[in-house]
Molecule: c-di-GMP-I-GGC riboswitch aptamer
Organism: Bacillota bacterium
RNA sequence: ACCGACAAAGGUAAACCUGUUGAAAAACAGGGGCGCAAAGCAAAGGGUCUAAAGCGGAACAACCGCCAAGACAGCCUGGCUACCGAAA
Numbered sequence: 001a002c003c004g005a006c007a008a009a010g011g012u013a014a015a016c017c018u019g020u021u022g023a024a025a026a027a028c029a030g031g032g033g034c035g036c037a038a039a040g041c042a043a044a045g046g047g048u049c050u051a052a053a054g055c056g057g058a059a060c061a062a063c064c065g066c067c068a069a070g071a072c073a074g075c076c077u078g079g080c081u082a083c084c085g086a087a088a
Base pairs, nucleotide, nucleotide: 003085004084011036012035016031017030018029019028020027021026034074040080041079044077045076046075047072048071049070050069054066055065056064057063
């Protein structure tokens, strides 16, 4: 450097519940604990999700389509950084 023990010390926290924010996806805080050896950071490529505003259809509205924009790093690839040290 790589790798990852039924190792040690620690870390993180899915679903679900409560509160707050948001149009929503979702985020944050508390509880919870399915999991995780980068489940630490970061939206570059792909992907997934939302779509108040805007545009189009519809007489209007509901609704439908597109989409500016946004969300997800616990979907994949790539980038950056890091604790521990058995075996190979």